[in-house]
A computed fold for a 74-nucleotide RNA from a Bacteroidales bacterium, annotated as transfer RNA. RNAcentral holds the sequence, with entries from ENA. Rfam family: tRNA. It is annotated as a transfer RNA. The coordinates come from a structure-prediction model, not an experiment, and the mean pLDDT is 81. The organism belongs to Bacteroidales, within Bacteria.

RNA sequence: GUCGGUGUAGCUCAGCUGGACAGAGCAGAAGAUUUCUAAUCUUCCGGUCGCGGGUUCGAAUCCCUCCAUCGACU
Numbered sequence: 001g002u003c004g005g006u007g008u009a010g011c012u013c014a015g016c017u018g019g020a021c022a023g024a025g026c027a028g029a030a031g032a033u034u035u036c037u038a039a040u041c042u043u044c045c046g047g048u049c050g051c052g053g054g055u056u057c058g059a060a061u062c063c064c065u066c067c068a069u070c071g072a073c074u
Base pairs, nucleotide, nucleotide: 001073002072003071004070005069006068007067010026011025012024013023019057028044029043030042031041032040050066052064053063054062
């Protein structure tokens, strides 16, 4: 330099045939239970879906540019 993958909560990931308030597990907080701890259960918290632009009535999802990262080729 060329081509391709990935980027969503603090972490690991799902969601992409465009449409319901964007979800799960772990972590964190509160409570229940327990003599205490652990375990278990319940609830809560946490996101401008990598940045910017475009298409569309409507974009995490489609298109373009950039950024980060991983890989292949040279």